[in-house]
About this RNA: A computed fold for a 72-nucleotide RNA from Penicillium psychrofluorescens, annotated as transfer RNA. The coordinates come from a structure-prediction model, not an experiment, and the mean pLDDT is 82. It matches the Rfam family "tRNA". By type it is a transfer RNA. The RNAcentral record of the sequence draws on ENA.
RNA sequence: GGCGGUGUGGCUCAAUGGUAGAGCAUUUCUCUCCUAAGGAAAAGGCUGAGGGUUCGAGUCCCUUCACCGUCG
Numbered sequence: 001g002g003c004g005g006u007g008u009g010g011c012u013c014a015a016u017g018g019u020a021g022a023g024c025a026u027u028u029c030u031c032u033c034c035u036a037a038g039g040a041a042a043a044g045g046c047u048g049a050g051g052g053u054u055c056g057a058g059u060c061c062c063u064u065c066a067c068c069g070u071c072g
Stems, first nucleotide, its partner, number of pairs: 001071007010024004018055001026042005048064005
């Protein structure tokens, strides 16, 4: 340098172009003599960045950044 893949809450991962969810973690409440476990709830994202298509984009297109793999 060419090609391919990945990028989404603190972490690990989902999400047919149609309100971005789950588990763990965090906080509060409940339960318990206390702790843990269990139960209930809350907070936490504008999806790596920029642009385009579309009534509507995490998803499709272009550029770009980071990482991984592969070819030379």